[in-house]
Context: one part of a larger RNA
RNA sequence: UUGGGCGUAAAGAGUUCUGUAGGCGGCUUUACAAGUCAGAGGUCAAAUACCCCGGCUCAACCGGGGGAAGGCUUUUGAUACUGUAGGGCUAGAGAUGGUCAGGGGACAGCGGAACGUACGGUGGAGCGGUGAAAUGCGUUGAUAUCGUACGGAACACCAAGGGGGAAGCCAGCUGUCUGGGGCCCAUCUGACGCUGAGAGACGAAAGCGUGGGGAGCGAAACGGAUUAGAUACCCGUGUAGUCCACGCCGUAAACUAUGUCUGCUAGAUGCCCGCAUUAGUGGGUGUCGAAGCUAACGCGUUAAGCAGACCGCCUGGGGAGUACGGUCGCAAGGCUAAAACUC
Numbered sequence: 001u002u003g004g005g006c007g008u009a010a011a012g013a014g015u016u017c018u019g020u021a022g023g024c025g026g027c028u029u030u031a032c033a034a035g036u037c038a039g040a041g042g043u044c045a046a047a048u049a050c051c052c053c054g055g056c057u058c059a060a061c062c063g064g065g066g067g068a069a070g071g072c073u074u075u076u077g078a079u080a081c082u083g084u085a086g087g088g089c090u091a092g093a094g095a096u097g098g099u100c101a102g103g104g105g106a107c108a109g110c111g112g113a114a115c116g117u118a119c120g121g122u123g124g125a126g127c128g129g130u131g132a133a134a135u136g137c138g139u140u141g142a143u144a145u146c147g148u149a150c151g152g153a154a155c156a157c158c159a160a161g162g163g164g165g166a167a168g169c170c171a172g173c174u175g176u177c178u179g180g181g182g183c184c185c186a187u188c189u190g191a192c193g194c195u196g197a198g199a200g201a202c203g204a205a206a207g208c209g210u211g212g213g214g215a216g217c218g219a220a221a222c223g224g225a226u227u228a229g230a231u232a233c234c235c236g237u238g239u240a241g242u243c244c245a246c247g248c249c250g251u252a253a254a255c256u257a258u259g260u261c262u263g264c265u266a267g268a269u270g271c272c273c274g275c276a277u278u279a280g281u282g283g284g285u286g287u288c289g290a291a292g293c294u295a296a297c298g299c300g301u302u303a304a305g306c307a308g309a310c311c312g313c314c315u316g317g318g319g320a321g322u323a324c325g326g327u328c329g330c331a332a333g334g335c336u337a338a339a340a341c342u343c
Stems, first nucleotide, its partner, number of pairs: 003315004007297002012311001014202002017200002022195003026089007034082002036078009050066006092192001093189004097184004104178007111155001115151008126137002163170002207248006216242002221237004259310006267288009292299002316343003325336004
């Protein structure tokens, strides 16, 4: 363990993509009668409990009588609902066709700006940096400027309250392969659906392994300043890393701090995509607001409103997301997850 809750008080798993078990499931018809409902029989020892009557002076206590509710079982009946089996249907779901938008994903190629380096030209004393400086760089010619070459990373403008994706996330251009979605008309299948314990898959950054790459930036480290000190903030360097391939890790303020699905409940207005094109209508994305909800803030057809289905989670603070155990991992550590004690 009832119950009450989960935007911000404790509480929605990072996603739910594939989905097992389970739970739940559209309209109609027939059969059955398992659940369900009604009647009857048996049984559930006595004592106890409840009601009535009686005995001890009362009561406790004791004796007698009575009855229901309920459980199990047998049987007879009912068939609305659930179930099981069969038939039918098309409003859910899916498919075919047409059309549309998109930084959805993977791989390959290409481009310009900026930056750095090398070499060459011009030039000749500073440059750089700061609150001010210094470390640093520079007459072995720096900074500045022009040319050539090479290199790595990221793609200005377009760009947006904009778009796509389940989430993480996704942005130069072109090509190849590929996932999902919206709308429209008709046709087809005929409940094929929803959720989803476990399980699988994906999963920013940092980190790890092997090999490459390394321009800029830059943990650590070193130096210069600041300061009482300065293991910092500021400045000069700078390794890992940041990038690529493959393999791990599996976390996050993974946030809308709001699980997924379905139906219902005023509107106004902006943007994106379709169909129609005067109205309008469907999908998405914002803002403001009816009713209603909320402790308030606020939410409000993209609900935190009104209901239903299913899952996850919470139950005072600290100890503690810790110990132990188990399991996963190369490791870092992850997942699962207490207690003593204390307030």

The part of an RNA shown here (small-subunit ribosomal RNA, central domain) has 343 nucleotides and comes from a candidate division WWE3 bacterium.
The prediction has a mean pLDDT of 84.